[in-house]
Context: one part of a larger RNA
Molecule: small-subunit ribosomal RNA, 5' domain
Organism: uncultured Acidobacteriota bacterium
RNA sequence: GAAUCAACGCUGGCGGCGUGCCUAACACAUGCAAGUCGAACGCGGUUAGUAGCAAUACUAACUGAGUGGCAAACGGGUGAGUAACACGUGGGUGACCUACCUUCGAGUGGGGGAUAACGUCCCGAAAGGGACGCUAAUACCGCAUAACAUCCUGUCCUUGAACGGAUGGAGAUCAAAGCCGGGGAUCGCAAGACCUGGCGCUUGGUGAGGGGCCCGCGUCUGAUUAGCUAGUUGGUGAGGUAACGGCCCACCAAGGCGACGAUCAGUAUCCGGCCUGAGAGGGCGGACGGACACACUGGGACUGAGACACGGCCCAGACUCCUACGGGAGGCAGCAGUGGGGAAUUGUUCACAAUGGGCGCAAGCCUGAUGACGCAACGCCGCGUGGAGGAUGAAGGUCUUCGGAUUGUAAACUCCUGUUGCUCGGGACGAAAAGCCUCGGCCUAAUACGCCGAGGUCUGACGGUACCGAGUGAGGAAGCCCCGGCUAACUCUGUGCCAGCAGCCGCGGUAAUACAGAGGGGGCAAGCGUUGUUC
Numbered sequence: 001g002a003a004u005c006a007a008c009g010c011u012g013g014c015g016g017c018g019u020g021c022c023u024a025a026c027a028c029a030u031g032c033a034a035g036u037c038g039a040a041c042g043c044g045g046u047u048a049g050u051a052g053c054a055a056u057a058c059u060a061a062c063u064g065a066g067u068g069g070c071a072a073a074c075g076g077g078u079g080a081g082u083a084a085c086a087c088g089u090g091g092g093u094g095a096c097c098u099a100c101c102u103u104c105g106a107g108u109g110g111g112g113g114a115u116a117a118c119g120u121c122c123c124g125a126a127a128g129g130g131a132c133g134c135u136a137a138u139a140c141c142g143c144a145u146a147a148c149a150u151c152c153u154g155u156c157c158u159u160g161a162a163c164g165g166a167u168g169g170a171g172a173u174c175a176a177a178g179c180c181g182g183g184g185a186u187c188g189c190a191a192g193a194c195c196u197g198g199c200g201c202u203u204g205g206u207g208a209g210g211g212g213c214c215c216g217c218g219u220c221u222g223a224u225u226a227g228c229u230a231g232u233u234g235g236u237g238a239g240g241u242a243a244c245g246g247c248c249c250a251c252c253a254a255g256g257c258g259a260c261g262a263u264c265a266g267u268a269u270c271c272g273g274c275c276u277g278a279g280a281g282g283g284c285g286g287a288c289g290g291a292c293a294c295a296c297u298g299g300g301a302c303u304g305a306g307a308c309a310c311g312g313c314c315c316a317g318a319c320u321c322c323u324a325c326g327g328g329a330g331g332c333a334g335c336a337g338u339g340g341g342g343a344a345u346u347g348u349u350c351a352c353a354a355u356g357g358g359c360g361c362a363a364g365c366c367u368g369a370u371g372a373c374g375c376a377a378c379g380c381c382g383c384g385u386g387g388a389g390g391a392u393g394a395a396g397g398u399c400u401u402c403g404g405a406u407u408g409u410a411a412a413c414u415c416c417u418g419u420u421g422c423u424c425g426g427g428a429c430g431a432a433a434a435g436c437c438u439c440g441g442c443c444u445a446a447u448a449c450g451c452c453g454a455g456g457u458c459u460g461a462c463g464g465u466a467c468c469g470a471g472u473g474a475g476g477a478a479g480c481c482c483c484g485g486c487u488a489a490c491u492c493u494g495u496g497c498c499a500g501c502a503g504c505c506g507c508g509g510u511a512a513u514a515c516a517g518a519g520g521g522g523g524c525a526a527g528c529g530u531u532g533u534u535c
Base pairs, nucleotide, nucleotide: 001535002534003533004532006531007530008529009528010527013383014382015381016380017379018378019376020375021341026339027338028337030336031335032334035070036069037068040067041066043064044063045062046061047060048059049058050057051056077294078293079292087218088217089216090215091214092213093212096211097210098209101207103205104204105203106202107201108200109143111141112140118133119132120131121130122129123128149173150172151171152169153168154167155166156165157164178199179198180197181196182195183194186193187192220266221265222264227257228256229255232254233253234252235251236250237249239247269291270290271289272288273284274283275282276281296317297316298315299314300313319330320329321328322327347373349372350371351370355369356367357366358365359364386416387415388414389413396407397406398405399404420476421472422471423470424469425468426467430462435457436456437455438454439453440452441451442450479524480523481522482521483520484505485504486503490519491518492517493516494515500507501506
């Protein structure tokens, strides 16, 4: 000098964009942060209508819990652990998986038994649980059919190598579910059959995106850590996994690593990047993006395409809370917020209008992701605090050699301007889709449904904000540090090795440009200094 997730002191007008617990991965009151689907299913409630004398039944809308499906493994947080294939980079997978999505084939036949909700009863303080009875499904289970799927096996091709590809064989194994619209003719009392469209379901291939595993190289300090290792190193067999593998197990062998630093100890998430520097390098890894790890502490599996799962389950532990003492409940390193720690770090705000995500045919619902507003000069950038004229060089202050010099065009005064502020008026972009209405085209037997196109209509948290215009009036808006040398900037007074200053050298003991005050000056400026840290 530059930089900073900064803090402290003095000061403080505005705007834009960013950033904001570096400490206790300390403990947490309260609210919210993951739901959705009635176009999978049965049941209950309310309202309205219809039928009925009524009980009741049916229809429609709204709504409740439940069965079922998908989501909840994403998104959000934190950096404790980890010196490791964790990460980065480049490869391998002839050792693998992949829900939703894409695309291409094939199929979707016919049956069965339950169960929650609900009802009755019982236990319990509660959390919750039990018995009996009823019921539905795209829930569950057989059967049929079944291939280019899987297993077994033959041949050929590629290859260093077949568990790959192609083509055969005989057997064995495995599927499915329905729902919502529309309909002229035909059949039918009707439901419907039948035709047609959409959403699904099963099975097989394909692509995209995502992931698992393996390998080469790179990745801090200490030798005042020199030896380490028994599933240890390898083999055979069996098991396990989506998959290779001591991954696990039995048996066999005695290996494996290390001065090119094993082992041990300390420290630490890693990277893209950021800071500095002419560069080489050094330091850092906060915000943003990628990867990893973790979710009170330790362990475990279940479900599932995917987890060994932050707002799931089980066990143990510590802590907190409730209790009728028998037993239960909880996990902010999500967003706000509280206590505590600390030099130190914000609102218990608004909205789903946009973007994105989940569910849904859709309307839509949910979304503390996100978009916004708020607080903080914490940072960067921009603007303002007025402009022009104005010499009797006013008054006052300071210094003085008492002549004057300086503050100083500075002020006053004159003429302007209106950034900004304040008041008033107008007032956005971000919105285009989806939906609805009309028209046209395609599909079709169809003027249904569906798809495409055109026009119209609807939707804004921020926000009456930005922005624009008018009015007002120089009016509301400057400080901080320094002035001995380094280092730009000097005099007076006070003090008298005192009080004090100080980054280094050093100042102060009676004329101190170095202390304190004043005048003047220098520097930066809504900041200026100090302290910490890095180059």